[in-house]
Annotation:
This is a predicted structure of an 86-nucleotide RNA (Glycine riboswitch aptamer) from Allopontixanthobacter confluentis. Model confidence (mean pLDDT): 75 of 100. RNAcentral holds the sequence, with entries from MGnify. The model forms 90% of the base pairs in the Rfam consensus. Lineage of the source: Bacteria > Alphaproteobacteria > Sphingomonadales > Erythrobacteraceae > Allopontixanthobacter.
RNA sequence: AUCGCGGGAGAGAUCGUGUGCUUUUGCCGGCACAUGGCGCCGAAGGAGCAACCGCCCCGGAAACUCUCAGGCAAACGGACCGCGAU
Repeated sequence: AUCGCGGGAGAGAUCGUGUGCUUUUGCCGGCACAUGGCGCCGAAGGAGCAACCGCCCCGGAAACUCUCAGGCAAACGGACCGCGAU
């Protein structure tokens, strides 16, 4: 470093719109997906920076900062941690 197993946080099950399904005579309603608004989160990825390294410039660089991306029931994902294999 890769793979397998186990652990693994935060933040609206928020408000609209569209499509499909479902129920209905029809609407209303329910579910799924997509998308937009407002409010939030930091632990995929990305960017910035303190200490420090680097003789200086430049540069590297955290679990800090930002929030582009991502995320805000569960599941999935998940930095990182432990064990095993290569």